A computed fold for a 74-nucleotide RNA from a Nitrosopumilaceae archaeon, annotated as transfer RNA.
The sequence was found in a public genome assembly.
RNA sequence: GGGGAUGUAGGUUAGCAUGGUAUACUGCCAGUUUCGGGUACUGGAGUUCAUGGGUUCAAGUCCCAUCAUCCCCA
Numbered sequence: 001g002g003g004g005a006u007g008u009a010g011g012u013u014a015g016c017a018u019g020g021u022a023u024a025c026u027g028c029c030a031g032u033u034u035c036g037g038g039u040a041c042u043g044g045a046g047u048u049c050a051u052g053g054g055u056u057c058a059a060g061u062c063c064c065a066u067c068a069u070c071c072c073c074a
Stems, first nucleotide, its partner, number of pairs: 001073007010026003020057001028044005050066005
C1' cells in the first nucleotide's frame, strides 16, 4: 500500500438479509425479607448505537468518508 472482520448502558451482548418505541443478563440505586449482612423477590435509573456527513417522513439498521482494534496479502 491492497482486501476483510469487529465497534450498541460500567461489563458481556440481542436487534442488521425485511429502516418504524433501543433489548436481556450482570453491575448500580431504592424497597420488601433479616437483629444486621448475604441470598431471594419487587421497582427504578442508566445507551447522543466508534466519529462525521448523506439518503429518507423516519437510520443502530441503507450509502460515503474517517478513527480504533484484529486478521490476510504485498
Lineage of the source: Archaea > Thermoproteati > Nitrososphaerota > Nitrososphaeria > Nitrosopumilaceae. Rfam family: tRNA. By type it is a transfer RNA. Rfam's curators write: Transfer RNA (tRNA) molecules are approximately 80 nucleotides in length. Model confidence (mean pLDDT): 82 of 100.